Two RNAs folded together computationally: RNase P RNA and transfer RNA, 472 nucleotides in total.
RNA sequence: CUGGAAGGGCGGACGGUCGCUGGCUGCGCCGUACGCGGCCAGAGGAAAGUCCGGGCUCCAUAGGACAGGGUGGUCGGUAACACCGACCGGCCGCAAGGCUAGGGAAAGUGCCACAGAAAAUAAACCGCCGGCCAACCCCCGUUGGUCGGUAAGGGUGAAACGGUGCGGUAAGAGCGCACCAGCAACCGGGGUGACUCGGUUGGCUCGGCAAACCCCACCCGGAGCAAGGCCAAGUAGAAAGCUGUUUUGUUCACGAGCAAGACACGAGCUGGUCCGGCUCGCUGCUUUCGGGUAGGCCGCUUGAGGCGUCGAGCAAUCGGCGCCCCAGAGUAAUGACCGUCGGCGGUUCGCACGGCGAACCGUCACAGAACCCGGCUUAUAGCCCUUCCGUCGCG
RNA sequence: GCGCCCGUAGCUCAAUUGGAUAGAGUAUCGGGCUUCGAACCCGAGGGUUGCAGGUUCGAGUCCUGCCGGGCGUGCCA
Numbered sequence: 001c002u003g004g005a006a007g008g009g010c011g012g013a014c015g016g017u018c019g020c021u022g023g024c025u026g027c028g029c030c031g032u033a034c035g036c037g038g039c040c041a042g043a044g045g046a047a048a049g050u051c052c053g054g055g056c057u058c059c060a061u062a063g064g065a066c067a068g069g070g071u072g073g074u075c076g077g078u079a080a081c082a083c084c085g086a087c088c089g090g091c092c093g094c095a096a097g098g099c100u101a102g103g104g105a106a107a108g109u110g111c112c113a114c115a116g117a118a119a120a121u122a123a124a125c126c127g128c129c130g131g132c133c134a135a136c137c138c139c140c141g142u143u144g145g146u147c148g149g150u151a152a153g154g155g156u157g158a159a160a161c162g163g164u165g166c167g168g169u170a171a172g173a174g175c176g177c178a179c180c181a182g183c184a185a186c187c188g189g190g191g192u193g194a195c196u197c198g199g200u201u202g203g204c205u206c207g208g209c210a211a212a213c214c215c216c217a218c219c220c221g222g223a224g225c226a227a228g229g230c231c232a233a234g235u236a237g238a239a240a241g242c243u244g245u246u247u248u249g250u251u252c253a254c255g256a257g258c259a260a261g262a263c264a265c266g267a268g269c270u271g272g273u274c275c276g277g278c279u280c281g282c283u284g285c286u287u288u289c290g291g292g293u294a295g296g297c298c299g300c301u302u303g304a305g306g307c308g309u310c311g312a313g314c315a316a317u318c319g320g321c322g323c324c325c326c327a328g329a330g331u332a333a334u335g336a337c338c339g340u341c342g343g344c345g346g347u348u349c350g351c352a353c354g355g356c357g358a359a360c361c362g363u364c365a366c367a368g369a370a371c372c373c374g375g376c377u378u379a380u381a382g383c384c385c386u387u388c389c390g391u392c393g394c395g
Numbered sequence: 396g397c398g399c400c401c402g403u404a405g406c407u408c409a410a411u412u413g414g415a416u417a418g419a420g421u422a423u424c425g426g427g428c429u430u431c432g433a434a435c436c437c438g439a440g441g442g443u444u445g446c447a448g449g450u451u452c453g454a455g456u457c458c459u460g461c462c463g464g465g466c467g468u469g470c471c472a
Base pairs, nucleotide, nucleotide: 001393002390003389004388005387006386007385008384009383010382012341013340014339015338016337017336018335020042021041022040023039024038025037026036027035028034044366048377049376051375052374053373054372055371056224057223058222059221063275064274065273066272068220069219070218071217072216073087074086075085076084077083088102089100090099091098092097103215104214108213109212110209111208112207125154126153127150128149129148130147131146132145133144134143135142136141162180163179164178165177166176167175181205182204183202184201185200186199187198188197189196190195228298229297230296231295237289238288239287240286241285242284243264244263245262246261247260248259249258250257251256265281266280267279268278269277305324306323307322308321309320310319311318312317342364343363344362345361346360347359348358349357350356351355396468397467398466399465400464401463402462405421406420407419408418414452423439424438425437426436427435445461446460447459448458449457
């Protein structure tokens, strides 16, 4: 230099004029509101998608069972997570590195199209071997049929029931043996652990799919700032419904009424069902129809907060100290125009020409807070920085 | 804000438990019939199954993330 890999950062700057939102403040004003001034502050790395996780707030309950949903190597980090870090295993890459829903298929069920003999307690199409029969033949034998044996060979497929060799056999086969690969059990070493290294024994050789049902372990109460609270204003009501048994006490005009309790039944208790729990079952509730208001304040921004520094840790992250306060709108402010500079692209010109300079033109993304945080994902013009690798990369 | 659903040819719909080449009707085009046209008959073209990844031997179908569209619901008393 070139081709790559990983990570981090910026994402226009300054000035002027006219506006907008919030806070503080001066004057007008008794005072608020309002008006006119002054000062200060005023979008993001994703404010986005709303995909996860929390904080916060409310709900007689959040307790159990079932259902449903989610997560899924190990250890750690965290308020928590489906996030992050480190490590282990697998796959890809020469490498730097990347990807990984990565528990269980030796619990059970199911599926594996076409092709193929056979797709999973195996299986005989061709081939090979043996017995019997028939034909041919001098004989060896050949051909055909039939009954068996055989997974070593052929071919099919995404996938074919370990591999190589020797023995063995009629031919063969872990049938036996040696080595290799895998699996299981046991033992030992290392590691917190996932796991790994080594050894012994066993011919044990067992296909894949669980982002198919399922099993195992762990997690999940529900709703959401239109949560929720306060104030003001306004309104017109109507219909339907609101259970039984029994005990005790009491009143009495002996028909019954009243009060308390128990049991059953019904309704409700913030979105599956059942059980449990709580409340209610008449002068206040429930349901349906109708009616009213589309106002103000709080919640609201000081927080798992930011910056710097020191320390612990491989890291994610955590701790100590110091400093700082940094948007709060409610149809919704953060804008418009001009100038100077800057970045990028193009054209032209000049020069001492792989570049530099000047002029002109164009362009400067993605996108915009709405209760607040931690992540993830997606969008993003143009740039900058650091580290590492190259199958002997090129000079 | 929350909940739910959908996306297949120009249009309307299919596609079995995931199984191979994604099919119908209609529209379009060509031919036939007819004097010409319609209807009718024959034939043809037309698909990144919204997009991108993943699981699987294999994805329209299963999973994840995006894109687009649609529906429902929320106050007081």